[in-house]
c-di-GMP-I riboswitch aptamer, 76 nucleotides, folded computationally. Model confidence (mean pLDDT): 77 of 100. Its Rfam family is "c-di-GMP-I riboswitch aptamer". Rfam links the family to the GO term cyclic-di-GMP binding. The sequence was found by an Rfam model in a public genome assembly.
């Protein structure tokens, strides 16, 4: 450069549930709490999927589904 999660140190995050608080809702903030993460940084006007609302046009949600991009430590 480049492969890859096979081994490791110090450390990150934080599912469901429960507590209060925003929203019609999907969902999100705050606390509690550990199921699991090697990118569970980061992007929702590259793009696929899911989900709400809405008669519809159309408006939103989801990055812990793929995806995209950045990038540490160690190994080949």
């Nucleotide at each position: 450069a480049u492969c890859g999660a096979u081994a490791u140190u110090u450390g990150g995050c934080a599912a469901a549930g429960c507590c209060g608080g925003a929203g019609c809702g999907a969902u999100c903030c705050g606390g509690u709490g550990a199921c699991g993460c090697a990118a569970a940084g980061c992007u929702a006007u590259a793009g696929g999927g899911g989900c709400u609302c809405g008669c519809a046009a159309g408006a939103g949600c989801c990055a812990g589904c793929c995806a995209g991009u950045u990038g540490c430590c160690g190994g080949g």